[in-house]
RNA sequence: GCGGUAUUAGUUUAGUGGUAAAACGCCUCGUUGCCAACGAGGAGCCGAGGGUCCGAUUCCCUCAUACCGCA
Numbered sequence: 001g002c003g004g005u006a007u008u009a010g011u012u013u014a015g016u017g018g019u020a021a022a023a024c025g026c027c028u029c030g031u032u033g034c035c036a037a038c039g040a041g042g043a044g045c046c047g048a049g050g051g052u053c054c055g056a057u058u059c060c061c062u063c064a065u066a067c068c069g070c071a
Base pairs, nucleotide, nucleotide: 001070002069003068004067005066006065007064010024011023012022013021018054026042027041028040029039030038047063048062049061050060051059
């Protein structure tokens, strides 16, 4: 330099053109003499920019970061 893969909540991962999900973690309440555990509820996320589309996390382009391969 070229090609490929990945980027989604604090962490690990699903998901897919039509309001994004789970586990752990965090917050509140209940239970307990306290903690833990358990139960109920809640906050929080699509790497950045642009394009296509009625509508983009999803499709296309560029960039960034990481990894793999080729030279």